[in-house]
RNA sequence: ACGGGUGUAGCUCAAUUGGUAGAGUAGUGGUCUCCAAAACCAUUGGUUGAGGGUUCGAGUCCUUCCGCCCGUG
Numbered sequence: 001a002c003g004g005g006u007g008u009a010g011c012u013c014a015a016u017u018g019g020u021a022g023a024g025u026a027g028u029g030g031u032c033u034c035c036a037a038a039a040c041c042a043u044u045g046g047u048u049g050a051g052g053g054u055u056c057g058a059g060u061c062c063u064u065c066c067g068c069c070c071g072u073g
Stems, first nucleotide, its partner, number of pairs: 001072007010025004019056001027043005049065005
């Protein structure tokens, strides 16, 4: 340089054919306990890497750029 993959909550990952962004874990509060841990209940947390385009509607489709991974020379 070229080709392919990937980027979503603090972390690990979902999201069906484009139609209200979720789970686990972590954090916070509570129950329990002499105290704590564990367990259980509740709850907080998102500019879906950045810009632009298509569409009534984009995490999803198109495009440029950025980071990371793999490959070719």